[in-house]
RNA sequence: UUAGACAAAGGCAAACUAUUCGAAAGAGUAGGACGCAAAGCAUAGGGUCUAAGGGCUAUAUACUAUGAUCGCCUGGCUGCCAAUA
Numbered sequence: 001u002u003a004g005a006c007a008a009a010g011g012c013a014a015a016c017u018a019u020u021c022g023a024a025a026g027a028g029u030a031g032g033a034c035g036c037a038a039a040g041c042a043u044a045g046g047g048u049c050u051a052a053g054g055g056c057u058a059u060a061u062a063c064u065a066u067g068a069u070c071g072c073c074u075g076g077c078u079g080c081c082a083a084u085a
Base pairs, nucleotide, nucleotide: 002085003084004081011036012035016031017030018029019028020027021026034071040077041076044074045073046072047069048068049067053064054063
């Protein structure tokens, strides 16, 4: 340095519930633990989700991200412990 444990210390917290915000996807807070060695940070590329607004004479569907997701993947930045190889 790379891989990383039926190790130790510490950390995070899915579903679900309550409440708040949001048009929605979803997010915050509290409870709660399915899991996680980057489940720490940031949407850079791709994927996925939503469709308020746009477009339409108008409505609905379809379309559309400037919205959401890094606990979907890839890449970037930072980082605790540490047996063994």